[in-house]
RNA sequence: GCGCUUAUAGCUCAGUCGGUAGAGCAGCUCCCUUUUAAGGAGACGGUCGUUGGUUCGAUUCCAACUAAGCGCA
Numbered sequence: 001g002c003g004c005u006u007a008u009a010g011c012u013c014a015g016u017c018g019g020u021a022g023a024g025c026a027g028c029u030c031c032c033u034u035u036u037a038a039g040g041a042g043a044c045g046g047u048c049g050u051u052g053g054u055u056c057g058a059u060u061c062c063a064a065c066u067a068a069g070c071g072c073a
Base pairs, nucleotide, nucleotide: 001072002071003070004069005068006067007066010025011024012023013022019056028042029041030040031039049065050064051063052062053061
C1' cells in the first nucleotide's frame, strides 16, 4: 500500500431480505426467607463507531473516515 472481518445497554451478544431495537449477566426497587445465598416480580439503562448519500422511512443499502483484528505484498 491492497483486501477481508468486527464496532448495537456498564459487560457478553442477538436483531435473515429497510418499517422507529431485544436477551442474558451486572446495578436499582419490591416480594419470599430468622439472615445470607438461591428463587419470583418490576422499572431503569441505547443519539446502533463518526460523517454524508439513497429512500416516505436506514442498525440494515451505498461512499468516505476512525479504532481493533486477520491475510497478501
A computed fold for a 73-nucleotide RNA from a Minisyncoccota bacterium, annotated as transfer RNA. RNAcentral records the identical sequence in 2 taxa. The prediction has a mean pLDDT of 81. It matches the Rfam family "tRNA". The family's RNA type in Rfam is transfer RNA. RNAcentral holds the sequence, with entries from ENA.